[in-house]
Molecule: Glycine riboswitch aptamer
Organism: soil metagenome
Order: sequence, then C1' cells, then structure tokens
RNA sequence: GUGCAGGAGAGCGCGUCGCAGCCAGACGCCGCCGAAGGCGUAAUCCCGAAACCGCUCAGGCAAAAGGACUGCAC
Repeated sequence: GUGCAGGAGAGCGCGUCGCAGCCAGACGCCGCCGAAGGCGUAAUCCCGAAACCGCUCAGGCAAAAGGACUGCAC
C1' cells in the first nucleotide's frame, strides 16, 4: 500500500425559499462534537521535528456514508 473485520463523540435544531404534499437542495440564525485533514504546544531528541493534549480553520452532529486507530492476510 491492497483486501477483510472492528471502530467513538455531538441537533433528524429553528426560520425563509422551494414542493400539490413529503423529501432532497439553497440561504440565514442558534447550540454542540473531536478520531480524516490543518494549526499550536508537552515530553523527547538529531533543534525542527513531534502526542491519544489543546484550537475548531476545514469537517461532522438519525440512518447510510465517512472515520483516526486496531487486528488478520498478502
């Protein structure tokens, strides 16, 4: 790296548009999450790298999907 298996958190929030209606979707508002990515720092060292800690820019908050990471096989 590829395949298989496992894999958490937090709103199916409110308003307008939209639709015959429901959904999808767009825009606005409020609340929240930490485990893609990003940034910061602790320990450490080869001194610019770097956490499972912090931020929440991005992302996410029914299910599905995604998912750090873990196990097995190649």